RNA sequence: GUAGAGGCGCGACCUCCAAGAGUAAGCAGACCCUCAGCGAAGACCAGGGUUUGCCGAAAGGGGCAGGUCGCCGAAGCUUGCAGUCGUCACUUCGCAGACGACAGCGAGUUGGUCGCCGCGGCUAAAUCCGUGGGACUGUCACCGACAUCACCCCCGUGUGGGGUGAACACCGGUGGAGUGCUAC
Numbered sequence: 001g002u003a004g005a006g007g008c009g010c011g012a013c014c015u016c017c018a019a020g021a022g023u024a025a026g027c028a029g030a031c032c033c034u035c036a037g038c039g040a041a042g043a044c045c046a047g048g049g050u051u052u053g054c055c056g057a058a059a060g061g062g063g064c065a066g067g068u069c070g071c072c073g074a075a076g077c078u079u080g081c082a083g084u085c086g087u088c089a090c091u092u093c094g095c096a097g098a099c100g101a102c103a104g105c106g107a108g109u110u111g112g113u114c115g116c117c118g119c120g121g122c123u124a125a126a127u128c129c130g131u132g133g134g135a136c137u138g139u140c141a142c143c144g145a146c147a148u149c150a151c152c153c154c155c156g157u158g159u160g161g162g163g164u165g166a167a168c169a170c171c172g173g174u175g176g177a178g179u180g181c182u183a184c
Stems, first nucleotide, its partner, number of pairs: 001184004007072001009071007016063002026054008037095006075110007083102006111137004116133006139176006148166007155158001
């Protein structure tokens, strides 16, 4: 450098399904608040909140579901930099802060999986995400044992007993990490 392996293997898209949710929004009634981070201008038949009735979604996220495609740092996560967009009590302008989403660059981290347990995060929630433990599993290293092979010794000469060395595979134990492992 090329080609491969691990298995509920990883990711994207589509279909379906559950949940979201009798929630948000809308309409009608009642009650409450008052310009809401700072500054300015405007709007009051404005705006926000609670509750009752009627009506009633969707997105993100998810799946031991199926299919297609690309793959084996596949991919995920944390963090820094700077960028765009959105939300944070009406509209516009300027400033500030917080949160979230998307993509880029850098650094770090995780072998993989789990309808297991604890903690934390997102969330409506979770079988989602992260992390620690545990279980299973793959890989390499070391150790042990073994079919088997070689040599030596002993005897009652037999597919006998004993010792030393080697021993891919299979089995057991310990440990490491994908910047790894196998082949060329």